[in-house]
RNA sequence: CCUCGAAAAAGGCACAGCCGGGAAAACCCGGUGCCGCAAAGCUGCGGGUCCUCGCUUUCCCGCGAUCCUCGCGUGGAACCCCAAGAUCGCCGAGCUGCCGAA
Numbered sequence: 001c002c003u004c005g006a007a008a009a010a011g012g013c014a015c016a017g018c019c020g021g022g023a024a025a026a027c028c029c030g031g032u033g034c035c036g037c038a039a040a041g042c043u044g045c046g047g048g049u050c051c052u053c054g055c056u057u058u059c060c061c062g063c064g065a066u067c068c069u070c071g072c073g074u075g076g077a078a079c080c081c082c083a084a085g086a087u088c089g090c091c092g093a094g095c096u097g098c099c100g101a102a
Stems, first nucleotide, its partner, number of pairs: 004100002012037002017032006035089001041095003045092003048087003057078004061073005
C1' cells in the first nucleotide's frame, strides 16, 4: 500500500415512535429517541421501490332515457400511473475515510 473485519482501542451515525417546521405528496430539516450499521460517510450514475398530474378500468351516488341497459357529472372511492420529484438505512457503481487481530 492492497485485501480483509476481531472477543481490540478511540470514537462515529441514528430505525421506528413522539414534538416542531417545510412540501401537493413521497420525503426532508431540527429536537427527542436508540432498531441497528465496518462505511447506516458523500454522489441520484445504473437498477429497484415510493409519491404525483392526466389517461384507462371497476364500483358507488345523483339525474335522464329508447329500462337492466345506455348516457351525462366542477360528484365520491379504488385500480393503473409518463415526465419531473423522492429514496444512498433497497441493490450495484464511483469517490473518500478511523483502527490493525487472524